Record summary
A computed fold for a 236-nucleotide part of an RNA from a Candidatus Parvarchaeota archaeon, annotated as large-subunit ribosomal RNA, domain VI. Its Rfam family is "Archaeal large subunit ribosomal RNA". NCBI's taxonomy places the organism under Archaea, Nanobdellati, Candidatus Parvarchaeota. It was read from a public genome assembly.
[in-house]
Context: one part of a larger RNA
């Protein structure tokens, strides 16, 4: 904007790296050239710069965690404090050294190349009309856009209110706010179980002479489900 929302498009417009280099193979020992030499266009593969994105896989980090160990303190053992104590590991998330996009087609021209063709019986690409022509223009690609005032279209819901907000749980979001889910008709976050996953075999008791063994333990998870046990009530 105009009854007064809520949802769902369209696209006037804007914005973009929309890429940009090399090399190999074939074309081709062709064209050309006596002979010695010797291409191009098209076509496919590779790479490497730049630009956007992601984190399954490598690498890094990892003051979550797990374990070894130092020095002290808690009287010793256990358990722990301090010192990023040093180490060796290391999910999740972050990221690069890692992965993946970065095509081609169309159309209207520019310089130019032309056709047919008077004006001016010839001639002339131009006057009238056709045809082609560039990494450039529009489009085709990914974004953003009803404040586009010409202020759009569509369903739907509603003046008994529809709908929005603050009060709440929270994260695909994020200094705040704002976005975006949820809200008991509920898995939105914890908590518990399970699963995956880090470490790497806890303490105590037993056996062993000892090393160890009972023991994939024992601690832990910023993930992944299920379950309404907590908390999203109430209410303005």
């Nucleotide at each position: 904007u105009u009854c007064g929302g809520u949802g769902u498009c369209u696209g006037c417009g804007u914005g973009g790296a929309a890429g940009g280099a090399a090399g190999c193979u074939u074309a081709a020992g062709u064209a050309c050239g006596a002979a010695a030499g010797g291409a191009a266009c098209g076509a496919g593969c590779u790479c490497c710069c730049g630009a956007g994105g992601c984190c399954a896989c490598u690498g890094g980090u990892u003051u979550a965690c797990c374990g070894g160990u130092u020095g002290u303190u808690c009287g010793a053992c256990a358990g722990a404090g301090c010192a990023g104590g040093c180490c060796g590991g290391g999910c999740a998330g972050c990221u690069a050294c890692g992965c993946c996009u970065u095509a081609u087609g169309g159309g209207a021209u520019a310089a130019g190349a032309g056709c047919u063709g008077a004006a001016a019986g010839c001639a002339u690409c131009u006057a009238a009309g056709c045809u082609c022509g560039a990494a450039g223009c529009c489009c085709u690609c990914c974004g953003u856009a009803a404040a586009a005032a010409u202020a759009g279209a569509c369903a739907c819901c509603g003046u008994u209110a529809a709908g929005a907000c603050c009060g709440g749980a929270a994260a695909u979001a994020g200094a705040a706010c704002a976005u975006u889910u949820c809200g008991u008709u509920g898995a939105u976050a914890g908590a518990u179980c399970a699963g995956g996953g880090a470490u790497g075999u806890a303490a105590a008791a037993c056996c062993g002479u000892a090393a160890g063994g009972u023991c994939c333990a024992g601690u832990c998870c910023g993930c992944u489900g299920a379950u309404a046990c907590u908390a999203a009530u109430a209410g303005g």